[in-house]
RNA sequence: CAGGUCGGCCGGGUGAUCGCGGCUGUGGAGCCAGGCGCUCCAGAGCUGAGGAAAGUCCGUACUCCAGAGAGCGUGGUGCCGGCUAACAGCCGGGCGGAGAAAUCCGACGGCAAGUGCAACAGAGAGUAGACCGCCAACGCUGCUUUCUUUUAGAGAGCAGCCGGUAAGGGUGAAAGGGUGGUGUAAGAGACCACCGGCAGCGGCAGUAAUGUCGCUGGCCAGGCAAACCCCACCAGGAGCAAGGCCAAGCAGGGCAAAGGCGGCAGGCGCGGCCUGUUGCCUACGGAGCUGCUCGCUCCGUCAACAGCCCAGGUAGGCUGCUAGAGGCUGCCAGUGAUGGCAGUCCCAGAUAGAUGGUCACCGCCGCGCCGGAAGUUUCCGGUGCGGAUACAGAAUGCGGCUUACAGGCCGACCUGAUAA
Numbered sequence: 001c002a003g004g005u006c007g008g009c010c011g012g013g014u015g016a017u018c019g020c021g022g023c024u025g026u027g028g029a030g031c032c033a034g035g036c037g038c039u040c041c042a043g044a045g046c047u048g049a050g051g052a053a054a055g056u057c058c059g060u061a062c063u064c065c066a067g068a069g070a071g072c073g074u075g076g077u078g079c080c081g082g083c084u085a086a087c088a089g090c091c092g093g094g095c096g097g098a099g100a101a102a103u104c105c106g107a108c109g110g111c112a113a114g115u116g117c118a119a120c121a122g123a124g125a126g127u128a129g130a131c132c133g134c135c136a137a138c139g140c141u142g143c144u145u146u147c148u149u150u151u152a153g154a155g156a157g158c159a160g161c162c163g164g165u166a167a168g169g170g171u172g173a174a175a176g177g178g179u180g181g182u183g184u185a186a187g188a189g190a191c192c193a194c195c196g197g198c199a200g201c202g203g204c205a206g207u208a209a210u211g212u213c214g215c216u217g218g219c220c221a222g223g224c225a226a227a228c229c230c231c232a233c234c235a236g237g238a239g240c241a242a243g244g245c246c247a248a249g250c251a252g253g254g255c256a257a258a259g260g261c262g263g264c265a266g267g268c269g270c271g272g273c274c275u276g277u278u279g280c281c282u283a284c285g286g287a288g289c290u291g292c293u294c295g296c297u298c299c300g301u302c303a304a305c306a307g308c309c310c311a312g313g314u315a316g317g318c319u320g321c322u323a324g325a326g327g328c329u330g331c332c333a334g335u336g337a338u339g340g341c342a343g344u345c346c347c348a349g350a351u352a353g354a355u356g357g358u359c360a361c362c363g364c365c366g367c368g369c370c371g372g373a374a375g376u377u378u379c380c381g382g383u384g385c386g387g388a389u390a391c392a393g394a395a396u397g398c399g400g401c402u403u404a405c406a407g408g409c410c411g412a413c414c415u416g417a418u419a420a
Stems, first nucleotide, its partner, number of pairs: 001416010012362007020048005026042006032035001050391001054402002057400005062239004074235005079093005094108001095106004109230002114228002116224002131169002133165003139161010177195006196220001198217008243319004252310004258282011283301007326345008364387010
């Protein structure tokens, strides 16, 4: 320098200006029941998204409901050790696979418990199978031939049938260990030796997964459990629209106290009576002024209209709600995940949802020019033109995983080349 593999980080900055949410003061105005009250306006200060705030896939905190205990069902997890509040997360290790390596990937218990499945091709897909090939021993038939005791019998050869055969070919992702020998008509773990693999037992190393060595066994066991299933372990349900408090309006329930006189209008069976409305007096009830009485003011009195009270509760409001498994820095323990200690900081709480727009300068990338440095590749400074600025956006909090992402920065490692 080129190619590659991991890990970590940033993801625009400053200023001006116009706006928005939250909190705290200040000033002004209005309202009433007059309180350090409520509402509105102006202006000031402080503060205001993320590495994923996302998907809502796991694990929790918190809240309500349910629940004696146990079980069924359902769902999840599945090598070992550790970390953690917990996890399907992380760290370290084992095993298997990929790669030349750095390194990466793996739901990684059980298919020698049971059941089931396997397209196409192929004869056969699981106590296998005869398509080609090989054999024709045994049995039957035919033909030829030899011998004999000659219409018969025996032997040999050829062909066919019944068959035998899993060595070889062919099909397939997969065809029931491999090599050599014995054996046979041909073959075959049928038998033998070695190798591989498996099961059981034991020794050694390791906390363990596991590794390694030895003995024994039967000739050998195919694939799929993110197929049913078996084994072990874990799990009550719903979720901040949880839950709590206050509570308009409408609907519901409840509540006390009446008599007289007069005016007006209408009706009638007209010396009067009835209905409606209105005024006055007295009495009573409620409210206010008040410490209490008197007094005064307002409202009401036979109807639940108004008023008051009651319970649930809608709209709406408050709370939950942001100081926490919290951030940063340093030290210590540990290979590491992580933990401990000390110091320091306070860091959004909106509710249809605020965190934005414009301009200038700087920064980033590409190309060109000028100057300087350096052995080359290059680097630094200045300047001109052009370009890019992504993914996305809190909604109870936290720990993870996964997915998206313009443009960059830093570190470690592997392989190759060149120069010194």
Bacterial RNase P class A from Promineifilaceae bacterium (SeqCode), 420 nucleotides, folded computationally. Rfam family: Bacterial RNase P class A. Rfam links the family to the GO terms dimeric ribonuclease P complex, ribonuclease P activity and tRNA processing. About the family: Ribonuclease P (RNase P) is a ubiquitous endoribonuclease, found in archaea, bacteria and eukarya as well as chloroplasts and mitochondria. The RNAcentral record of the sequence draws on ENA. The organism belongs to Promineifilaceae (SeqCode), within Bacteria. Its mean pLDDT, the model's own confidence on a scale to 100, is 75.